Record summary
This is a predicted structure of a 583-nucleotide part of an RNA (large-subunit ribosomal RNA, domain V) from Elaeis oleifera. Model confidence (mean pLDDT): 81 of 100. The RNAcentral record of the full RNA draws on SILVA.
Context: one part of a larger RNA
RNA sequence: UCUGUACCUGGACAGAAAGAUCCUAUGAAGUUUUACUGUUCCUUGGGAUUAGCUUUCGACCUUUCCUGCAUAGCUUAGGUGGAAGGUAAAGAAGACCUCCUUCUGGGGGGCUCGAGCCAUCAGUGAGAUACCACUCUGAAAGAGUUAGAAUUCAAAUCUUGUGUCAGGACCUGUGGGUCAAGGAACAGUCUCAGGUAGACAGUUUCUAUGGGGCAUAGGCCUCCCAAAAGGUAACAGAGGCGUACAAAAUUUUCUUGGGUCAGACGGAGAUUGGCCCUCGAGUGCAAAGAUAGAAGGGAGCUUGAUUACAAUACCCAUCCAUCGAGUAGGGACAAAAGUCGGCCUUAGUGAUCCGACGGUGUUGAGUGGAAGGACUGUUGCUCAAUGGAUAAAAGUUACUCUAGGGAUAACGGCUGAUCUUCCUUAAGAGUUCACAUUGACAGAAAGAUUUGGCACCUCGAUGUCGGCUCUUCGCCAAUUGGGGCUAUAGUAUAUUCCAAGGGUUGGGCUAUUCGUCCAUUAAAGUAGUACGUAAGCUGGGUUCAGAACAUCGCGAGACAGUUCAGUUCAUAUCCGAUGCGGA
Numbered sequence: 001u002c003u004g005u006a007c008c009u010g011g012a013c014a015g016a017a018a019g020a021u022c023c024u025a026u027g028a029a030g031u032u033u034u035a036c037u038g039u040u041c042c043u044u045g046g047g048a049u050u051a052g053c054u055u056u057c058g059a060c061c062u063u064u065c066c067u068g069c070a071u072a073g074c075u076u077a078g079g080u081g082g083a084a085g086g087u088a089a090a091g092a093a094g095a096c097c098u099c100c101u102u103c104u105g106g107g108g109g110g111c112u113c114g115a116g117c118c119a120u121c122a123g124u125g126a127g128a129u130a131c132c133a134c135u136c137u138g139a140a141a142g143a144g145u146u147a148g149a150a151u152u153c154a155a156a157u158c159u160u161g162u163g164u165c166a167g168g169a170c171c172u173g174u175g176g177g178u179c180a181a182g183g184a185a186c187a188g189u190c191u192c193a194g195g196u197a198g199a200c201a202g203u204u205u206c207u208a209u210g211g212g213g214c215a216u217a218g219g220c221c222u223c224c225c226a227a228a229a230g231g232u233a234a235c236a237g238a239g240g241c242g243u244a245c246a247a248a249a250u251u252u253u254c255u256u257g258g259g260u261c262a263g264a265c266g267g268a269g270a271u272u273g274g275c276c277c278u279c280g281a282g283u284g285c286a287a288a289g290a291u292a293g294a295a296g297g298g299a300g301c302u303u304g305a306u307u308a309c310a311a312u313a314c315c316c317a318u319c320c321a322u323c324g325a326g327u328a329g330g331g332a333c334a335a336a337a338g339u340c341g342g343c344c345u346u347a348g349u350g351a352u353c354c355g356a357c358g359g360u361g362u363u364g365a366g367u368g369g370a371a372g373g374a375c376u377g378u379u380g381c382u383c384a385a386u387g388g389a390u391a392a393a394a395g396u397u398a399c400u401c402u403a404g405g406g407a408u409a410a411c412g413g414c415u416g417a418u419c420u421u422c423c424u425u426a427a428g429a430g431u432u433c434a435c436a437u438u439g440a441c442a443g444a445a446a447g448a449u450u451u452g453g454c455a456c457c458u459c460g461a462u463g464u465c466g467g468c469u470c471u472u473c474g475c476c477a478a479u480u481g482g483g484g485c486u487a488u489a490g491u492a493u494a495u496u497c498c499a500a501g502g503g504u505u506g507g508g509c510u511a512u513u514c515g516u517c518c519a520u521u522a523a524a525g526u527a528g529u530a531c532g533u534a535a536g537c538u539g540g541g542u543u544c545a546g547a548a549c550a551u552c553g554c555g556a557g558a559c560a561g562u563u564c565a566g567u568u569c570a571u572a573u574c575c576g577a578u579g580c581g582g583a
Stems, first nucleotide, its partner, number of pairs: 001583006008576001010575003015569001022405004027401002029397004035203005042195008052152001054150003058146003062142003066138001068136001078135005085118003094112001096110006157183005163178003206218003219241005242386001243284001245342001248302001250300005257277006282291002285348001287346003306329004313322001318387001331340003354380007362373002412456001413454003417451001419447003423443002428438002465540001466538003470532001472528001474526002479502002481498004505519005546564004551558002
């Protein structure tokens, strides 16, 4: 060196399982609820099945009969009309008894009596009476229709029968006929509506995001970033908007602000005048730009804050948005030339559908109309997640599942803000004296043990904290060795240089690393090694499914809060290590 055999597992980001953690999906499912929309149960009411006789209480219609009093007036005058007579031995006036009503009056009936009574006229009054007709208010009686309530009936219908029959065989029944009993126009069933149970069903529950969640934001305007045209990103830095207004058109006129001097009260500051600066004031509101020949402050007169259009530009993925001479109609102001299609400019906003309201030489399902539509003008959206998915929508999953992602988190890696160590300078402290010791404010490095930042390999899997076992390495040296210096007398220290050979304890508590305590020790060092080491062990802790407590939540459930329990696979192919052989 090659090779065999036995054994061990450090490596092959070893094997096993399209990661269960995390994120994404206009994926799924379970589950909750005061998410949305429904369904069912339940309940209420109408109608049908559904019929009868009474009683009672309403409503309506009809017949008869009565009723009606302001004052004045013979009087109890409902209204209107007709009307000169009407009524009476078939019993007038009057008296008596009685019923109804009542404003002491009216009406009806009975008895007695026996011959008139009422009206016209006159008078009063808005209206004149007897008698007749129609009619109004209210009451009574009768007939009819109808709503409600209560009772009742038996023939609908319902229930029960250890009654009976089975008549050509069978009929032991949740069966049939019949009969009986009990309920009963209820109930039950059907149908139409109102209410109403996550009981049930289908779904929704946005995006951006230096992982996701929490928070914040989502449209428009101004500045900076923005790199001297324009444009330009970020969860970069500053602020505003969701309107206001005769604050509009035109003609005309005026100039603000600050400083200084003078001037009664009067002052820093009111109003007045002189001089100087020249736009620093003002512009409804943010900022920027603009602005004194004004766009700023007044006055007069008006409605161009017009109708139909529009060359050319500008901005642009598109849809929008912006500027606009000029033409036609009809106007405002101005002597006129002219100016005027809102506002010093840039924010003050919302597509389509669906409706609403006006207008129109528009259409009109046989015709004429209408309804509806068309055209035209106006109008209804914090559709603000602001190019607006629907008129209409929240949660939870540790019981979970699928597709994927290292496009994206929890080890590692890069970086080195933070951390640790060292250095430079030397203001000072150190009685004096920067440098025995200490060292501010600053500056320059190293390391990769902390907390971070980034998101580079890995999500078709690189198993996660501590402990046990067993290695190896660094030195920035706690111990043992050798020096320097000292504010080193000695002892013991302090500080510094060389040095990694050796060694660096046993216990209590805690899952603990750490820490703290006890007792020692020369000392009880600090780090790395995939925070060394699970195909070596353990499984106490984190981190599945069970259960409980506190807290949060209406709830399902949640909780770097707590607590009890909770499956750790493997026959070693290669490299590697070790023992024993062979050539």